[in-house]
RNA sequence: UCUGAAAAAGGGCAAACUCAUAGCGAUAUGAGGGCGCAAAGCCGAGAAUCUCCUGUAGGGAGAUGGUCGGGUUGCCAAA
Numbered sequence: 001u002c003u004g005a006a007a008a009a010g011g012g013c014a015a016a017c018u019c020a021u022a023g024c025g026a027u028a029u030g031a032g033g034g035c036g037c038a039a040a041g042c043c044g045a046g047a048a049u050c051u052c053c054u055g056u057a058g059g060g061a062g063a064u065g066g067u068c069g070g071g072u073u074g075c076c077a078a079a
Stems, first nucleotide, its partner, number of pairs: 012037002017032006035066001041072003046068002048064007
């Protein structure tokens, strides 16, 4: 100098479920709760799934980032 590999530390987020509210609904928000997550931070353009309208199909409007690609930002550490 190059390559590979963790273990830690400070923490973070918050599944199912319960209550309240909003919504036709999927679901969302707040509180509790903690299954898990090294991006389970952000982005709904692409795909996928779900809801509503229409009703062979197809199309339209929405929801889900903790469904998958992708983009982008970030903490510690071999430093």
c-di-GMP-I riboswitch aptamer from an Anaerolineae bacterium, 79 nucleotides, folded computationally.
It matches the Rfam family "c-di-GMP-I riboswitch aptamer". Rfam's curators write: GEMM was predicted in a large-scale screen for bacterial structured RNA regulatory elements.
Lineage of the source: Bacteria > Bacillati > Chloroflexota > Anaerolineae.
Of the family's consensus pairs, 95% are formed in the model.
The coordinates come from a structure-prediction model, not an experiment, and the mean pLDDT is 81.